[in-house]
Context: one part of a larger RNA
RNA sequence: GAACGAACGCCUGCGGCGCGUCUUAAGCAUGCAAGUCGAGCGGCAAGCGGUAGCAAUACCGCCUAGAGCGGCGGACUGGUGAGUAACGCGUGGGUGAUCUACCCGUAGGUUGGGGAUAGCCUGUAGAAAUAUAGGGUAAUACCGAAUAUCCUUACCGGACUUUGGUUCGGUAAGGAAAGGCGCUUCGGCGCCGCCUGUGGAUGAGCCUGCGUACUAUUAGCUAGUUGGUGAGGUAAUGGCCCACCAAGGCUAUGAUAGUUAGCCGGCCUGAGAGGGUGAUCGGCCACAUUGGGACUGAGAUACGGCCCAAACUCCUACGGGAGGCAGCAGCUAAGAAUAUUCCGCAAUGGACGAAAGUCUGACGGAGCGACGCCGCGUGAAUGACGAAGGCCGAAAGGUUGUAAAAUUCUUUUACCACUGAAGAAUAAGCAUGGUAGGUAAUGACCGUGUGAUGACGUUAGGUGGUGAAUAAGCCCCGGCUAAUUACGUGCCAGCAGCCGCGGUAACACGUAAGGGGCGAGCGUUGUUC
Numbered sequence: 001g002a003a004c005g006a007a008c009g010c011c012u013g014c015g016g017c018g019c020g021u022c023u024u025a026a027g028c029a030u031g032c033a034a035g036u037c038g039a040g041c042g043g044c045a046a047g048c049g050g051u052a053g054c055a056a057u058a059c060c061g062c063c064u065a066g067a068g069c070g071g072c073g074g075a076c077u078g079g080u081g082a083g084u085a086a087c088g089c090g091u092g093g094g095u096g097a098u099c100u101a102c103c104c105g106u107a108g109g110u111u112g113g114g115g116a117u118a119g120c121c122u123g124u125a126g127a128a129a130u131a132u133a134g135g136g137u138a139a140u141a142c143c144g145a146a147u148a149u150c151c152u153u154a155c156c157g158g159a160c161u162u163u164g165g166u167u168c169g170g171u172a173a174g175g176a177a178a179g180g181c182g183c184u185u186c187g188g189c190g191c192c193g194c195c196u197g198u199g200g201a202u203g204a205g206c207c208u209g210c211g212u213a214c215u216a217u218u219a220g221c222u223a224g225u226u227g228g229u230g231a232g233g234u235a236a237u238g239g240c241c242c243a244c245c246a247a248g249g250c251u252a253u254g255a256u257a258g259u260u261a262g263c264c265g266g267c268c269u270g271a272g273a274g275g276g277u278g279a280u281c282g283g284c285c286a287c288a289u290u291g292g293g294a295c296u297g298a299g300a301u302a303c304g305g306c307c308c309a310a311a312c313u314c315c316u317a318c319g320g321g322a323g324g325c326a327g328c329a330g331c332u333a334a335g336a337a338u339a340u341u342c343c344g345c346a347a348u349g350g351a352c353g354a355a356a357g358u359c360u361g362a363c364g365g366a367g368c369g370a371c372g373c374c375g376c377g378u379g380a381a382u383g384a385c386g387a388a389g390g391c392c393g394a395a396a397g398g399u400u401g402u403a404a405a406a407u408u409c410u411u412u413u414a415c416c417a418c419u420g421a422a423g424a425a426u427a428a429g430c431a432u433g434g435u436a437g438g439u440a441a442u443g444a445c446c447g448u449g450u451g452a453u454g455a456c457g458u459u460a461g462g463u464g465g466u467g468a469a470u471a472a473g474c475c476c477c478g479g480c481u482a483a484u485u486a487c488g489u490g491c492c493a494g495c496a497g498c499c500g501c502g503g504u505a506a507c508a509c510g511u512a513a514g515g516g517g518c519g520a521g522c523g524u525u526g527u528u529c
Base pairs, nucleotide, nucleotide: 001529002528003527004526006525007524008523009522010521013376014375015374016373017372018371019369020368021334026332027331028330030329031328032327035072036071037070040069041068047062048061049060050059051058052057079287080286081285088212089211090210091209092208093207094206095205098204099203103200104199105198106197107196108195109194110193111145113143114142120135121134122133123132124131125130150175151174152173153172154171155170156169157168158167159166160165179192180191181190182189183188213259214258215257220250221249222248225247226246227245228244229243230242232240262284263283264282265281266277267276268275269274289310290309291308292307293306312323313322314321315320340366342365343364344363348362349360350359351358352357379409380408381407382406389400390399391398392397414466415465416464417463418462419461423456429450430449431448432447433446434445435444473518474517475516476515477514478499479498480497484513485512486511487510488509494501495500
């Protein structure tokens, strides 16, 4: 000199864009943060209508909330950095050792049956959480059968081969499915699905070369350890696991041990080489009170799922139960220190749905904080009798100083009023015409017309009005280092980054006047180069 997720002191007008628990991976009251589909299924409270009845009510129809079965999604998004010195990360390869829901393309299929179960009804136990008996019901839930374009496995034969296998032909065995909606000229057709293959895309798993902190005051470490054979296991290779066999494997090019640490793109500094760092944003990894475990699933060993153990907190009728903010707000504690229990799904994106739409503390916004960067303002011109006052000087006078006052203007900003974009789309939906196919219609595609929806928001911007009106501080003045005098104090009180000042004329302490620097900031402290 530069920088900062900064803090502290004094001061503080506005706007834009960013950033905001670096400490205790400490504990958490409350609310919200993952649902959706009635065009998969049985059904139904309330409501409306009808019938019967004086009425209570009963029955029927329409309609649909909540709950239930079922599907898809809760593995994304969001948070944190405890652990990890590791194929964790970065970079380059490999997978002839692999999987991939939804999506796109392509080849086919979608036949015919069965038995349950929740909801419901009737009960039982319990304070509750919940558990349980009997009856009975549905499906795109579950289970057989048929068929097999195909796929898998085994065997036989041929070809090729890196001798591991690959490929072609044949034989045998095994393996599927689910319906719903719309239209109809009742023949079917279309759409959304479902099943079997195959190719792609995307995502993921695994292997590997190189690189990736300090300590030798850590020198030896290792028995599933190193390798082989054979079984097992996995989507897949492999001591991944097991049995048997061999005795290996790593290490001064630093094994093992200890300490510290998430890694990177980047960021800061520097002429560079380097050094430091890993907040925000983006990629990867790991974790979800602590430890362990699997289930479901295309995908998890799953933050807002399950089971067990532990600590802690809460409820209890003492028999037993409930919970997990390192999601968004918020609270307590800790600390020098870090924000609102706000608005909205209008936009972008996501889940579900045919769609309308529902959900979305992702996100879009607003609020608080000079925490940072950038921009603007706090007025302009004229104005000497160089006013008054202050300070200095013995005086003359000097200085503050065109500074003020005064006069004439301007109106950024401020306040008041009016006006007013863009973020809203090739939009969704609706209506209508055409094209290909089709007997036709729905539907698909293309076009035309119409066309609701804004949290921000009293938006940005603009116009008019008022009036200099609403707006300046902080540090320094001995040298380094730009800027000096007076008084007070008297090795006292104090200053100080270094050298050093102060013991009676202190340019160094304190105050005043003047001056210098920066300016809505200025200084100090901390850290890095």
A computed fold for a 529-nucleotide part of an RNA from an uncultured bacterium, annotated as small-subunit ribosomal RNA, 5' domain. The full RNA is in RNAcentral, with records from ENA, Greengenes and SILVA.